[in-house]
Transfer RNA from a Limisphaerales bacterium, 76 nucleotides, folded computationally. Its Rfam family is "tRNA". The prediction has a mean pLDDT of 83.
Parts: sequence; C1' cells; structure tokens
RNA sequence: ACGGCGUUAGCUCAAUUGGUAGAGUAGCGGUCUCCAAAACCGUUGGUUGAAGGUUCAAGUCCUUCACGCCGUGCCA
Repeated sequence: ACGGCGUUAGCUCAAUUGGUAGAGUAGCGGUCUCCAAAACCGUUGGUUGAAGGUUCAAGUCCUUCACGCCGUGCCA
C1' cells in the first nucleotide's frame, strides 16, 4: 500500500437478511439473613465508531474517514 473481517448498554454478545434495538453479566431497589454472600423478584442504562447518501422506513444497502484483528505485497 492492497484485500478480508469487525466496531451495537459499563463488559461479553444477539437482532430471523430494510419494518417498534434485545439478552447475559455488572449497577440500583427489594425478599431472605443477626449481618454479609449466594439464591430469587423487580428495575435503570443506547447519537448502533464518525460524517454523508438511497428509502415511506437503515444496526442492516451505498460512499468517505477513524480504530482493531487477519492475510498478501513493497521499501530498508
């Protein structure tokens, strides 16, 4: 430099191929307990990496850029 994959809640990951953004865990509140942990119940939390475009509608399609991983190549 080129190619491929990835970026979604604090963390780890889903989202049926364009039609209401979810789960586990963590956090918070509660039950239980002498207290705490564990367990159980409830609950908060999102500019879907950034900026544009297409569309009635975009996490999903297109363009550019940023970052990470992998492969190939170039220079030394």